[in-house]
RNA sequence: GCGGGUGUGGCCUAACGGAUAAGGCGUUGGUCUCCUAAACCAAAGACUGUGGGUUCGAGUCCCACCAUCCGCU
Numbered sequence: 001g002c003g004g005g006u007g008u009g010g011c012c013u014a015a016c017g018g019a020u021a022a023g024g025c026g027u028u029g030g031u032c033u034c035c036u037a038a039a040c041c042a043a044a045g046a047c048u049g050u051g052g053g054u055u056c057g058a059g060u061c062c063c064a065c066c067a068u069c070c071g072c073u
Base pairs, nucleotide, nucleotide: 001072002071003070004069005068006067007066010025011024012023013022018056027043028042029041030040031039049065050064051063052062053061
């Protein structure tokens, strides 16, 4: 330099072009307990790598760029 994959809460993973972006772990508060753990209840937390485009509507399709991984030279 060329080709391809991936990018969504702190972490892991969902989401046919059409809900208020869903779930698990974790975190915080509560119940329970002598205390802790477990269990149960509740809450907070992502505009989906960045910027454009297409569309009535984009996490999803298109383009460029960024990061990262793989391969080739």
Model confidence (mean pLDDT): 81 of 100. Predicted 3D model of a 73-nucleotide RNA (transfer RNA) from Polypedilum vanderplanki. It matches the Rfam family "tRNA". Rfam describes the family as follows. Transfer RNA (tRNA) molecules are approximately 80 nucleotides in length. By type it is a transfer RNA.